Predicted 3D model of a 96-nucleotide RNA (SAM riboswitch aptamer (S box leader)) from a bacterium. Of the family's consensus pairs, 97% are formed in the model. The prediction has a mean pLDDT of 86.
RNA sequence: AACCUAUGAAGAGUACGGUAGAGACAGGCUCAAACCGUACAGCAACCUGCCAGAUGGCAAGGUGCUAAAUCCUGUGACUUCGGUCGAAGAUAGGGA
Numbered sequence: 001a002a003c004c005u006a007u008g009a010a011g012a013g014u015a016c017g018g019u020a021g022a023g024a025c026a027g028g029c030u031c032a033a034a035c036c037g038u039a040c041a042g043c044a045a046c047c048u049g050c051c052a053g054a055u056g057g058c059a060a061g062g063u064g065c066u067a068a069a070u071c072c073u074g075u076g077a078c079u080u081c082g083g084u085c086g087a088a089g090a091u092a093g094g095g096a
Stems, first nucleotide, its partner, number of pairs: 003094005013040006021031003025074004041066003046062002048059004070088001075086004
């Protein structure tokens, strides 16, 4: 890396530096004081720790995240045509 499992309409930003691009990809539509990096802060609670022992509670050490539903649509199956479940992509845990 493949592969397996879980989750996705909730939540959370400022400063400084760099840069003209960024939002996975294509189209659309947005953002561009963005985006990226650093610092500090915050959100969440997958792993972790503690308590409980029943699925729960607390903490926040390891990740992750802090515009828009995974921004929307796309691709397969089904459909009562409203959607549903997959695929893809993201994160976590496992995995070698």